[in-house]
RNA sequence: AUGAACCCCGCGGGAGAGCUCGGCCAUGCAUGGCCGGCGCCGAAGGAGCAAGCACCCCGCAAACUCUCAGGCCCAUGGACCGCGGGGGGAUG
Numbered sequence: 001a002u003g004a005a006c007c008c009c010g011c012g013g014g015a016g017a018g019c020u021c022g023g024c025c026a027u028g029c030a031u032g033g034c035c036g037g038c039g040c041c042g043a044a045g046g047a048g049c050a051a052g053c054a055c056c057c058c059g060c061a062a063a064c065u066c067u068c069a070g071g072c073c074c075a076u077g078g079a080c081c082g083c084g085g086g087g088g089g090a091u092g
Base pairs, nucleotide, nucleotide: 006087007086008085009084010083011082012081013080018038020037021036022035023034024033025032026031039072040071041070045068046066047065048064052060053059
């Protein structure tokens, strides 16, 4: 001096699925909250395996699968993507 992986912060984008039924409460009577039921979604998290990787042992592993959790008007959240900044320090 070049500055990767990875981590953090900010901004932008970001899907899916009942504002369904019953009870209770609040209430500006439109709506909201809690509990229970049935129906659904998957892209917080979690779990399982596949290709594959690793292998003494223990295993690791997706946007696939499962739905424990979470979610099903909007909002919030949201894997992931882009841009900027910081840390980092592979590589040359």